Description:
The prediction has a mean pLDDT of 90. A computed fold for a 266-nucleotide part of an RNA from a Clostridia bacterium, annotated as large-subunit ribosomal RNA, domain VI. Lineage of the source: Bacteria > Bacillati > Bacillota > Clostridia. Its Rfam family is "Bacterial large subunit ribosomal RNA".
[in-house]
Context: one part of a larger RNA
């Protein structure tokens, strides 16, 4: 651009993609069968393997703005306490998020037509014959089903709601311009959304992000102070203090103000 007004939502599903695996065990049953050894079909159960998708309550792994421990050296005047460098100095954990080796799920039932095979009817060819007309059965292969994309499916689909007879040019119709609905977009505050673009949520009629408050997870008993011991250190205050990403709350900070396109009767 285009789908014979503009738009906002939900959707049919032509087509296209994905998937499609398999192995032990138990029953049936030591039964059909076989002299015996040995040992079923059909059925119907339980449990894996690989593989794929999804998640993260639980196991664990990361986890470089979270916590603690610790060597060396600087510096804050000293002490204390801290902070810089020293592979994130080293070293012990570790939230969220993202992951697997972890959880959970999937392959299928089920229909339809076959294919090799097997049948029924049945002549040419008085017999026979699954075949020449007819009509069954009958595969992990087809087609549907199941999951996912799909109306540029130009053959441009449906269905639900919103906007709508403004002005100006032009002969009447065409046409062409302007400002406007409805509705969008810039713009701004974001996001388990993402390479940009897109997409989703918010924009004071507000919790969108950030502060801060309370919660929680996680580290592990902070400093200061007392008290004991020469000391190192240990206890008391203390589950203390600190606390990215989690859970909520709260308009203290910022989404302010705005500006542009957007049908004219189909």
């Nucleotide at each position: 651009c285009g789908c014979a007004g503009g738009a906002c939502g939900u959707u049919u599903g032509a087509g296209g993609g994905g998937g499609g695996c398999u192995g032990u065990c138990c029953c049936u049953a030591g039964u059909a069968c076989g002299a015996g050894a040995g040992g079923a079909c059909c059925g119907g159960g339980a449990c894996g393997g690989a593989c794929g998708g999804a998640c993260c309550a639980a196991u664990g792994g990361u986890g470089a703005a979270c916590c603690g421990g610790u060597u060396g050296u600087a510096u804050c005047g000293c002490c204390c306490g801290a902070u810089g460098c020293a592979c994130g100095g080293c070293c012990g954990g570790g939230u969220a998020g993202c992951c697997a080796a972890g959880u959970c799920c999937g392959g299928a039932a089920g229909g339809g037509a076959u294919a090799a095979a097997c049948g029924c009817u049945g002549a040419a060819a008085g017999c026979a014959u699954c075949u020449a007309a007819g009509c069954g059965u009958g595969a992990a292969g087809c087609c549907c089903g199941c999951c996912c994309c799909g109306a540029g499916a130009u053959g441009a689909g449906a269905c639900g709601u919103c906007c709508c007879a403004u002005u100006c040019c032009g002969u009447a119709a065409a046409g062409g311009a302007a400002g406007u609905a409805a509705g969008g977009c810039c713009c701004c505050a974001u996001g388990a959304a993402g390479a940009c673009a897109a997409c989703a949520u918010g924009g004071u009629u507000g919790a969108u992000a950030g502060g801060c408050c309370g919660g929680g997870a996680g580290u592990g008993u902070a400093a200061g102070c007392g008290c004991a011991g020469c000391a190192a250190u240990g206890c008391g205050u203390u589950g203390a203090g600190c606390g990215g990403a989690c859970c909520g709350g709260u308009a203290c900070u910022a989404a302010u103000a705005g500006g542009c396109c957007g049908a004219g009767g189909g």